[in-house]
Context: one part of a larger RNA
RNA sequence: UGACGGGGGCCCGCACAAGCAGUGGAGUAUGUGGUUUAAUUCGACGCAACGCGAAGAACCUUACCAAGUCUUGACAUCCUGCGACGAUGCUGGAAACAGUAUUUUCCUUCGGGACGCAGAGACAGGUGGUGCAUGGUUGUCGUCAGCUCGUGUCGUGAGAUGUUGGGUUAAGUCCCGCAACGAGCGCAACCCUUGCCUUUAGUUGCCAGCAUUAAGUUGGGCACUCUAGAGGGACUGCCAGGGAUAACCUGGAGGAAGGUGGGGAUGACGUCGAAUCAUCAUGCCUCUUAUGCUUAGGGCUACACACGUGCUACAAUGGGUGGUACAGAGGGCAGCCAAGUCGUGAGGCGGAGCUAAUCCCUUAAAGCCAUUCUCAGUUCGGAUUGUAGGCUGAAACUCGCCUACAUGAAGCUGGAGUUACUAGUAAUCGCAGAUCAGAAUGCUGCGGUGAAUGCGUUCCCGGGUCUUGUACA
Numbered sequence: 001u002g003a004c005g006g007g008g009g010c011c012c013g014c015a016c017a018a019g020c021a022g023u024g025g026a027g028u029a030u031g032u033g034g035u036u037u038a039a040u041u042c043g044a045c046g047c048a049a050c051g052c053g054a055a056g057a058a059c060c061u062u063a064c065c066a067a068g069u070c071u072u073g074a075c076a077u078c079c080u081g082c083g084a085c086g087a088u089g090c091u092g093g094a095a096a097c098a099g100u101a102u103u104u105u106c107c108u109u110c111g112g113g114a115c116g117c118a119g120a121g122a123c124a125g126g127u128g129g130u131g132c133a134u135g136g137u138u139g140u141c142g143u144c145a146g147c148u149c150g151u152g153u154c155g156u157g158a159g160a161u162g163u164u165g166g167g168u169u170a171a172g173u174c175c176c177g178c179a180a181c182g183a184g185c186g187c188a189a190c191c192c193u194u195g196c197c198u199u200u201a202g203u204u205g206c207c208a209g210c211a212u213u214a215a216g217u218u219g220g221g222c223a224c225u226c227u228a229g230a231g232g233g234a235c236u237g238c239c240a241g242g243g244a245u246a247a248c249c250u251g252g253a254g255g256a257a258g259g260u261g262g263g264g265a266u267g268a269c270g271u272c273g274a275a276u277c278a279u280c281a282u283g284c285c286u287c288u289u290a291u292g293c294u295u296a297g298g299g300c301u302a303c304a305c306a307c308g309u310g311c312u313a314c315a316a317u318g319g320g321u322g323g324u325a326c327a328g329a330g331g332g333c334a335g336c337c338a339a340g341u342c343g344u345g346a347g348g349c350g351g352a353g354c355u356a357a358u359c360c361c362u363u364a365a366a367g368c369c370a371u372u373c374u375c376a377g378u379u380c381g382g383a384u385u386g387u388a389g390g391c392u393g394a395a396a397c398u399c400g401c402c403u404a405c406a407u408g409a410a411g412c413u414g415g416a417g418u419u420a421c422u423a424g425u426a427a428u429c430g431c432a433g434a435u436c437a438g439a440a441u442g443c444u445g446c447g448g449u450g451a452a453u454g455c456g457u458u459c460c461c462g463g464g465u466c467u468u469g470u471a472c473a
Stems, first nucleotide, its partner, number of pairs: 001473002003470003007467007015457002019421001021419003026312008034303002042053002064298002067295002070292001073123001077122002079119005086103007105114003125287002128285003134281002136276003139272001141270001146185006152161003165176003191264004196232007205222003210219002235258001238252005314414001318373007330361003335354002340349003380411001385406007427449007
């Protein structure tokens, strides 16, 4: 100087407390361990692995297994020779591939080149090993308020000072003091979005007044909504009190918004020999008729069990039936698909429109109105199973999704324990998108309805700072 302490002081955080909804019990989806297997490919393992890489395993993907092939190779460069390669038909085969018949080049400065085949070797190739050889990227402490430097001063030196102290702040934020004076990386601001106003513009958007229609449908208009560009607006600016006359704190006015307005992006020096050689790159090691390449099939989907994360429930603040209202944000040409029509339905037929503020996905759902059920393992709950169908796709057996009818399991609010959340939040309700032929209860976004509690910092956890002890470095 650090690190550590079941040492002390001060401070902060959904850390506790106060609330609210869960989880832990049931069924199921998904990930993991274990077991099994020819193979169940690999990685991730306290927080910070376990709906994680994977924004989507029937084939492909695919790296795994058993089997059939190839050996300058599926891919790249170089040399020599040849001119075809390919397409179609037939035979064998699971296919790859092998054999056979027919057909068949392009550019040119005529040197050659493109493409393909054959041959020789240099080489290719490896999702093989090492993340404890590495780059790059990422997680975490933590959006915590810290981490340092120059000059000066002090100390023999390691170092100290500055950065400590008194206040204050979300903040090493600011003020005051001080052998320090300054500066850098962080904080804040600058960026995006949302909330208010003005202005410019007015179609595909809008409709106050006029006409018109089933309908902003059309004429007309751009006031309003909205869209998207440019500005304004908030700065402790004003007032009062407190404070050291400071920083700042408390209250108030005005205001759409008040003290960082809300949200996002943004992650200092470093820590964890943290993660990744399977995104990629790469040193070294290693395989080279195989640890490379290719084909069809299987596996990654197994199942006495254990754990994590979700979904659906156990009902009356509810279930069923009928009627009726209101979003936002996205996506669409190998696409979104209207009207109409067939089907109980999934869906089929059909074909209008749309390269989109124009058309479509697109009827949002909870809600509201009416009615029924009357506390039951039920008109709750929907697992499981049977039958019949639909869709995608060469192909749904292993192993997809959806529909109808039938079946109707566990489950009556969950032990010890444990998690998230402070406001348009929790809870609850639906909608969209990426991936994607098909395949979400996951993920990422979007809006609708919309709470309760917060006395406080004794305690648990994590962090910051000052100080103290130390047989530790």
The part of an RNA shown here (small-subunit ribosomal RNA, 3' major domain) has 473 nucleotides and comes from a metagenome. Its Rfam family is "Bacterial small subunit ribosomal RNA". The coordinates come from a structure-prediction model, not an experiment, and the mean pLDDT is 83.